[in-house]
RNA sequence: CUUAUCAAGAGCGGUGGAGGAAACAGGUCCUGAGAAGCCCGGCAACCUGAGUAAUCAAGGUGCUAAAUCCUGCGGUAUUAUUUCCGGAAGAUGAG
Numbered sequence: 001c002u003u004a005u006c007a008a009g010a011g012c013g014g015u016g017g018a019g020g021a022a023a024c025a026g027g028u029c030c031u032g033a034g035a036a037g038c039c040c041g042g043c044a045a046c047c048u049g050a051g052u053a054a055u056c057a058a059g060g061u062g063c064u065a066a067a068u069c070c071u072g073c074g075g076u077a078u079u080a081u082u083u084c085c086g087g088a089a090g091a092u093g094a095g
Base pairs, nucleotide, nucleotide: 001095002094003093004092005091006090011040013039014038015037019030020029021028024072025071026070027069041064042063043062045061046060047059048057049056050055068089073086074085075084077082
């Protein structure tokens, strides 16, 4: 850079010791009843393996609060809140 997906699923564990939810801004939320990180456990999206298929496995990557937590730009409807659709940005896989 191209492409697919992003409302499913997954801990009452150990360690750690104050932050965290990508970045910026605004919200909202999680957190000493223990954040991030690490280990273990788990999940099964993509690749992979088995199978006609449904499905299964869990080797690679990944993931394991909340829709990618929500908004940011554009369109439609609305007095407005807001709803829906698309985009941007981002994440992950494959190439």
The RNA shown here (SAM riboswitch aptamer (S box leader)) has 95 nucleotides and comes from uncultured Ruminococcus sp.
Its mean pLDDT, the model's own confidence on a scale to 100, is 80.
RNAcentral holds the sequence, with entries from MGnify.